[in-house]
RNA sequence: AGUGAACGCUGGCGGCGUGGAUUAGGCAUGCAAGUCGAACGAUACCGUAAGGUAUAGUGGCAAAAGGGCGAGUAACACGUGAGAAAUUUACCUUUGAGUGGGGAAUAACCUUGGGAAACCAUGGCUAAAACCGCAUAAGACCACGACAGGGCAUCCUGUUGUGAUCAAAAGGGGGGACCGCAAGGCCUCUUGCUCGAAGAUGAUCUCGCGUCCUAUCAGCUAGUUGGCGGGGUAAUGGCCCACCAAGGCUUUUGACGGGUAGCUGGACUGAGAGGUUGGUCAGCCGCAUUGGGACUGAGACACUGCCCAGACUCCUACGGGAGGCUGCAGUCGAGGAUCUUUUGCAAUGCCCGAAAGGGUGACAAUGCGACGCCGCGUGUGCGAUGAAGGUUUUCGGAUCGUAAAGCACUGUCGACCGGGAUGAAUCUCGGGAGGCUUAAUAAGCCUUCAGGGUGACAGUACCGGUAGAGGAAGCCACGGCUAACUCCGUGCCAGCAGCCGCGGUAAUACGGAGGUGGCAAGCGUUACUCGGAUUGAUUGGGUGUAAAGGGUGUGUAGGUGGUGAAUUAAGUCGAAUGUGAAAUCCCUUGGCUUAACCAAGGAACUGCAUUCGAAACUGAUUCGCUUGAGCGACGGAGAGGAAAGCGGAAUUCCCGGUGUAACAGUGAAAUGUGUAGAUAUCGGGAGGAACACCAGUGGCGAAGGCGGCUUUCUGGACGUUUGCUGACACUGAAACACGAGAGCUAGGGGAGCAAACAGGAUUAGAUACCCUGGUAGUCCUAGCCGUAAACGAUGUGCACUAGGUGUCUGGCCCUCUGGGCCAGGUGCCGCAGUUAACACUUUAAGUGCACCACCUGGGGAGUACGGUCGCAAGACUGAAACUCAAAGGAAUUGACGGGGACCCGCACAAGCGGUGGAGCAUGUGGUUUAAUACGACGCUACGCGUGGAACCUUACCAAGGCUUGACAUGUAUUUGAAAUCGUGGUGAAAGCCAUGACCUGUCCUAAAGACACAAUUACACAGGUGUUGCAUGGCUGUCGUCAGCUCGUGUCGUGAGAUGUUGGGUUAAGUCCCGCAACGAGCGCAACCCUCGUAUUUAGUUGCUAAUCCGUAAGGAUGCACUCUAGGUAGACUGCCAGUGUUUAACUGGAGGAAGGUGGGGACGACGUCAAGUCAGUACGGCCCUUAUGCCUUGGGCUACACACGUGCUACAAUCCCCGCUACAAAGAGACGCAAAGCCGUAAGGUGGAGCAAAUCUCAAAAAAGCGGGGCCAGUUCAGAUUGAGGGCUGCAAUUCGCCCUCAUGAAGCCGGAAUCGCUAGUAAGCCACCUGAAUUGAUUGCACCCGAAACUGUUUCUCCUGACUCGCAAGAGAGGGAGGCAACUAAGGUGUGGUCGGUGAGGAGGGCU
Repeated sequence: AGUGAACGCUGGCGGCGUGGAUUAGGCAUGCAAGUCGAACGAUACCGUAAGGUAUAGUGGCAAAAGGGCGAGUAACACGUGAGAAAUUUACCUUUGAGUGGGGAAUAACCUUGGGAAACCAUGGCUAAAACCGCAUAAGACCACGACAGGGCAUCCUGUUGUGAUCAAAAGGGGGGACCGCAAGGCCUCUUGCUCGAAGAUGAUCUCGCGUCCUAUCAGCUAGUUGGCGGGGUAAUGGCCCACCAAGGCUUUUGACGGGUAGCUGGACUGAGAGGUUGGUCAGCCGCAUUGGGACUGAGACACUGCCCAGACUCCUACGGGAGGCUGCAGUCGAGGAUCUUUUGCAAUGCCCGAAAGGGUGACAAUGCGACGCCGCGUGUGCGAUGAAGGUUUUCGGAUCGUAAAGCACUGUCGACCGGGAUGAAUCUCGGGAGGCUUAAUAAGCCUUCAGGGUGACAGUACCGGUAGAGGAAGCCACGGCUAACUCCGUGCCAGCAGCCGCGGUAAUACGGAGGUGGCAAGCGUUACUCGGAUUGAUUGGGUGUAAAGGGUGUGUAGGUGGUGAAUUAAGUCGAAUGUGAAAUCCCUUGGCUUAACCAAGGAACUGCAUUCGAAACUGAUUCGCUUGAGCGACGGAGAGGAAAGCGGAAUUCCCGGUGUAACAGUGAAAUGUGUAGAUAUCGGGAGGAACACCAGUGGCGAAGGCGGCUUUCUGGACGUUUGCUGACACUGAAACACGAGAGCUAGGGGAGCAAACAGGAUUAGAUACCCUGGUAGUCCUAGCCGUAAACGAUGUGCACUAGGUGUCUGGCCCUCUGGGCCAGGUGCCGCAGUUAACACUUUAAGUGCACCACCUGGGGAGUACGGUCGCAAGACUGAAACUCAAAGGAAUUGACGGGGACCCGCACAAGCGGUGGAGCAUGUGGUUUAAUACGACGCUACGCGUGGAACCUUACCAAGGCUUGACAUGUAUUUGAAAUCGUGGUGAAAGCCAUGACCUGUCCUAAAGACACAAUUACACAGGUGUUGCAUGGCUGUCGUCAGCUCGUGUCGUGAGAUGUUGGGUUAAGUCCCGCAACGAGCGCAACCCUCGUAUUUAGUUGCUAAUCCGUAAGGAUGCACUCUAGGUAGACUGCCAGUGUUUAACUGGAGGAAGGUGGGGACGACGUCAAGUCAGUACGGCCCUUAUGCCUUGGGCUACACACGUGCUACAAUCCCCGCUACAAAGAGACGCAAAGCCGUAAGGUGGAGCAAAUCUCAAAAAAGCGGGGCCAGUUCAGAUUGAGGGCUGCAAUUCGCCCUCAUGAAGCCGGAAUCGCUAGUAAGCCACCUGAAUUGAUUGCACCCGAAACUGUUUCUCCUGACUCGCAAGAGAGGGAGGCAACUAAGGUGUGGUCGGUGAGGAGGGCU
């Protein structure tokens, strides 16, 4: 794009088309073939008559057409082109010749009889254009001759002679003379009839070519193939028969068989070539309930004729009869599905008729169906408060939307009213005119003029009028493909889906709504065809790795074929003629208002046949040529093949000697061997198999393959020569031969090795890998098998297309240890070119030619069935059902590896100290509970959010309360005295109820009013630690302070991408240097910032105190030198030297220096990852609650406790503990504060209140350390849990649930299993200070390696079990059906021998009568 469509939703009108695709299933009812009285008799009726009307029968013509359907048919059925010298043709046309004279019957009718009916039978009468003889014969036909012409083999045509055979029918009209009583004869016109010739039309037969699938159908055939002779037919022919012969068809040009199917013009699609199809229209064929058969006829083996048989239906008196919708309507059935039991012969056609006319379900019309195509309408213009309403919203608005309303118009279609066709035509009737015929003015025929008659559709088309926007829009879609987006609902549910795919709480994809898009009286879906699909490739594909080169060769058919010339004309090309039906398609005109539709003309129909011509190319025939191919001569190379013989090394075994305890084997072992003497070693012997070194991307062979040496036989290739033949060539279905290993059969052989098997190990297991043994086999002979990753995954042959460098064989040349050239092999690199890329590249996967083989998504499956081969194993050939949306190739970027290289990191190692064991603290899990609030979960949760849970915090629980609210803004109402401060009752408090005090705000003179404020009520709203961190912002953790992550331009690549960023060095570093198709740049690194370490400078109070002075001392004065404080500056840059390195970057060492190679530490964290964490810090989208999920209060809980884990503290002691004494810091904090001295208390603390808003005062004592004394190895003078008693402090409050002090008590614990953590220098370890609201505690930092479970989920592979479905197989059971063979029977009809009877009977014979 299309359709004879169907289904769903919807549906205004008209025109033109179209409509049983399935059961060629069954059919009720009506109709679908008659007509002629001018062929005939008869009957009835009308008429006075003339005559007319009707028609059962005889007779003639038609009924073989028209109409329907597609079952069968793979065929001369159809299409196309030829042929019939092998034929026929009623009616029609033209033409020739005739139409004389007779005869016998029969239906109708009458009569009798039978039968239920259908119908039948007997007797009698009668007519014809019915039937039968006779005559005539131009002519036809047959037989025998003669002549002429022609052709295509048999032959054909014409002329002519003789002989035989063969015809006929009448009807109607008119008429002057003549004949006749009349009818009529006769004349004439017309229709008919007979015999010929020709034409036209129709039909029949024959042939060339074309015409579906299947080879898992390869052989078929006895009337089969041909001949002679007959029969039959309109006619040829095995069409049929007798006899003879043994042929015929087919093998890739597909016989025979199976399946399917009416064929064509055409139709649909497509750029075309093609593919699919054959409904309507037209041509041909076939069929008519199924099968068979003939009759009649010009024509049938006959749709609405006949006979017989079968099935079915109907009637019946049971004896017997009737029927055939695949005609038009209609009905049942089956089906997804297909119409009126209509009108008319008015038109067009057909049959009959002289005609009028009759008949016609052909046809013309109508009805039904949106089934299709086409046309029209459902209004038009103006109209913005952009109405209401709907939807949505960022709440402003937006959108439906000029859409509606409203105003002004129009009038198609439909409704009603009125008018109203074309289609109708000298077709016919009577009349006029002219002509023909005729004796004729009659009759008849022809031409012409005017008039009358005939319409189913239909009062339809069309036209006019009236009223009136009135009666007339839906369907599908809106994630992409693909035009069109939002809201709500739902929550991997319900559902969608053509493909990809949507749906798990923000769905443009489901359902609804609004909006939008598309088409529109339709719109979607389903089914089918073509296209896209170059996805079967002629046009127009491929086969190294994606599917695909046969394992290899020889070679038949076939295909293809070098070069010169001649001939031919099959292919090829040109021209002409015939044909290619019409319709359709195309073009141009025209007719319906337009269109669809229809008509006319043209073009086209790409085809087939015939004739003429051309001769380049292909083919054919003939004569040549030498370059392809082959042969000859000479020569060398080689694991080429076959057979026979020979050789040494080694393994194993046997015998003997020496000799003693192990050997063997492995990752380690064990099985195994060995004291009965092994292994080792020496000597001798047996036997089998394989041939080290040479040995080489070396050689040979078609491939498989071939390796010690010698001999014999033998194949091929190559080089040189250019002597011979003269295209002898290439390829190659079928066929034949060869064909590794394994395997099979028979017989040998058997050393080593070694499937199976046994044992030992390994392991979770180990039917394996490892070890010890070991049988087939491996070897030989004879035969089979016929497969391999039989690989270069690359068929064979020929030609052409840059080079470079090795190597093997042979030859040639030169200036000869070498170089160059030629030919044939064998490798590597590489240009052009090719390729999807990888890659290939004169040894092509390049460019061409020839031929063969093979491929067409993955799986099922190289399976099943069938066939062939095989002893078997199995091989070759080789499907389908079903199932999936992929399977696959090459390359790219990552990730991963019990892969490699280089490198880094407290990653390991080397160490130190811990954790894991104890007690306690704290967090988490779990459990419990009214509640034990929430979050965080490997590293990167767990002394985390919390850097302070008694109340508060607080989010949880219980109870009691409040409802515009504890808090914000606004509006309205009422009130006020802004505000503020109380009292009482009840109560646990909150709250509720009641009641006072104060006496008042600003503007304004006052009032009114306004502003501000407060309260009550009502409404908007507040509020939510409710939910979603997987809707988010922001912030944070982690990889990781690891050195990376990118960009622009350029270049390379079809592309993804690459390059840069890789490489050589170097660094802590993608740090720097060098090189480089890259050149630059950005974010990171480093540096810039802070701090510590040195110096200097400035400044000296509250800091400092060296010198000087005063003072007994404390201290003061003086001073700013020192310390210190805190501002500035300097300093370090591989700057210098040596070496190494590439002369670099840099590294190593050194000097100087307070500091040396980023000096130490901090802050600082690239692109990104983990949907990492956080909605409970705050913010924020959506959802949810609104007398509660909000708010207030009291009490409780977060502090529970069989248990488990993390992080810590304190210890287990002598490097320790206790007591006493004596030193040395830094950094902080302090008014809601830090608090000194003094006094009291054993102490916690109390009292006190100097000083200090701080370099001044206070917290404040630094502790470990040091010195001295004690403890002496023990559950202790260790350890301090737990518990008792008594105190202190804070606070509204210390019970749940705080801390401290004193006295007493004195638990576990004696260094911690598996495992595990931190740390490289001012570090570990140890100790202390400081900080926070009254305490203990606590915070900062940290990486790598190795190992890595269960369970679950997804994917992949394999095995087993169960069930289901599909396809198939095997074996069996039962019922029914069918085909074939043989034998027999058989209807109608046909054919036929014989017999019998009847009729006729030429001629012959006899008899009788006369």
Description: The RNA shown here (small-subunit ribosomal RNA) has 1410 nucleotides and comes from an uncultured bacterium. Its mean pLDDT, the model's own confidence on a scale to 100, is 82. The RNAcentral record of the sequence draws on ENA. It matches the Rfam family "Bacterial small subunit ribosomal RNA".